The part of an RNA shown here (small-subunit ribosomal RNA, 3' major domain) has 480 nucleotides and comes from a Pseudomonadota bacterium. The full RNA is in RNAcentral, with records from ENA. The coordinates come from a structure-prediction model, not an experiment, and the mean pLDDT is 85. NCBI's taxonomy places the organism under Bacteria, Pseudomonadati, Pseudomonadota.
Context: one part of a larger RNA
């Protein structure tokens, strides 16, 4: 000095209390183990592995297993020497590979013979190749204590010294935030602010957005002419600073209350992550030392496999109904994508969907009807008109190709399950819970995952004495 303490002392966090909703019981989805297996490819392991790396495993991907080929190799540099590149058929084959015909004959200078150039093919050679192992040999990235509020340094002062001092104490604050005091005076990394969405409001701009006066049509409609008011939009500014009032407070910082104001004490949210910690994760994104391997641990190609199932665990859907399911009808968003895309209307189909096609590189067209919500009717308390797993048949698409192993449609069948033991999560407001849309990836989809987006909208918090973390200041130590 630090670490510990089932020591004190203060403070804080959805940490407990107060509430609302969920996990565990069922069914399916997903990922882990565990087993099996030719192989189920490899990583993640309490918090901080387990809907995690995968923002999409039929083929490919893919790394894994089998069985068939190459061996200077699939790729990249140099390279004697050859040929323009290439199309197009045939045989063999599971394919990849092989072997054969046929067809063609680039630029530029040159009459030509030839000589350059780009691109392909190449023998030996130098060299290549590895998703092989070593995350305890690294770099770069990250999680994680934790957006906690600490962590430091100069100079000076005190100690033999390690080291303290400062950063302690008195208020205060989300904050080592600020005031006030002090052997300190300063100053750096973090706080905080500057950055972005957002909530008001001006001013410039009016199309592909809008439409309040005037006109003009129409069944109807911003449809038309028009207007520059309002809603958008998008550029530039206002605005919020404890600034103003009061009261407490040490005349301080501050707090509490109130005016005003769209917003009030960081207004709400996002981005931001000190010095360190865990030999923490990653050699499978990627570089990379150093070992290992080179007719194989490279490199193809074909089926298979990562999708196996006595079981056990974690995240999730959907349920067990009546605040309900079912039918008709009627309303109201945001944000986002679209050319090898989005695809309106019309017409066939019950339906997934298909033909035909219009306008759209989109504030103009399309995806696209938002769903919960409200009216009206039905069921009436049951394993049912709740529940929809499983299963059968008959189909739609995507693609070379849906048996292993895809999605969705339609009829039939209609499992468990009546609210879930111990135990344990999440949430303080536009939040929770509920109820839809939408992009990424992607030919298609195992998406109930992820990641935005808006609709409807709650209870509750007396407290800090208890569980968990954490901070500061102190004390005790057979710890370093």
């Nucleotide at each position: 000095u630090g670490a510990c303490g089932g020591g004190g002392a203060c403070c804080c966090g959805c940490a407990c209390a107060a509430g609302c909703g969920g996990u565990g019981g069922a069914g399916c989805a997903u990922g882990u183990g565990g087993u099996u297996u030719a192989a189920u490819u490899c990583g993640a392991a309490g918090c901080a592995a387990c809907g995690c790396g995968a923002a999409g495993a039929a083929c490919c991907u893919u790394a894994c297993c089998u069985g068939g080929g190459c061996u200077a190799g699939a790729a990249u540099g140099c390279g004697a020497g050859g040929g323009a590149a290439g199309a197009u058929c045939g045989c063999c084959u599971a394919a990849c590979a092989g072997c054969g015909a046929u067809c063609g004959u680039c630029c530029g200078g040159g009459c030509a013979a030839c000589c350059g150039g780009a691109c392909c093919c190449g023998a030996a050679g130098c060299a290549a190749g590895g998703u092989g192992c070593u995350g305890c040999a690294u770099g770069g990235c990250u999680g994680u204590c934790g957006u906690c509020a600490g962590c430091u340094c100069g100079u000076g002062u005190c100690g033999u010294g390690a080291g303290a001092u400062g950063u302690u104490g008195g208020g205060u604050u989300a904050a080592g935030u600020c005031c006030c005091g002090c052997a300190a005076c300063g100053a750096g990394c973090g706080c905080a602010a500057c950055c972005c969405c957002u909530a008001u409001c001006a001013a410039c701009a009016g199309u592909u957005a809008c439409u309040a006066a005037c006109g003009g049509g129409u069944a109807a409609u911003g449809c038309c002419g028009a207007g520059g008011a309002c809603u958008c939009u998008g550029u530039u500014g206002a605005g919020a600073c404890u600034g103003c009032c009061g009261u407490u407070g040490a005349u301080a910082a501050a707090a509490c209350g109130g005016a005003g104001g769209a917003a009030g004490g960081u207004g709400g949210g996002g981005a931001c992550g000190a010095c360190g910690u865990c030999a923490a994760g990653u050699c499978a994104u990627c570089a990379u030392g150093g070992c290992c391997u080179u007719u194989a641990u490279g490199c193809u190609c074909a089926g298979g496999g990562c999708u196996a199932c006595a079981c056990a665990c974690g995240u999730g859907c959907u349920a067990c109904a009546a605040u309900g399911g079912a039918c008709a009808g009627a309303a109201c968003a945001a944000a986002g994508g679209g050319c090898a895309g989005c695809g309106a209307a019309a017409c066939c189909g019950c339906g997934a969907g298909g033909u035909u096609a219009a306008g759209c590189c989109a504030a103009u067209c399309c995806c696209a009807c938002a769903a919960a919500u409200c009216u009206g009717u039905u069921c009436u308390c049951a394993g049912u008109u709740c529940g929809g797993a499983u299963c059968g048949c008959a189909g739609u698409c995507u693609g070379c190709a849906a048996c292993u192993c895809g999605a969705c449609u339609g009829c039939g069948u209609g499992a468990a399950g009546c609210u879930g033991g111990a135990a344990u999560c999440g949430c303080u407001a536009g939040u929770a819970a509920u109820c839809g849309c939408g992009g990424a990836u992607c030919a298609g989809c195992a998406a109930c995952g992820g990641c935005g987006c808006g609709g409807u909208g709650a209870a509750u918090a007396c407290g800090u004495u208890c569980c968990c973390g954490g901070g500061u200041c102190u004390u005790g130590u057979a710890c370093a």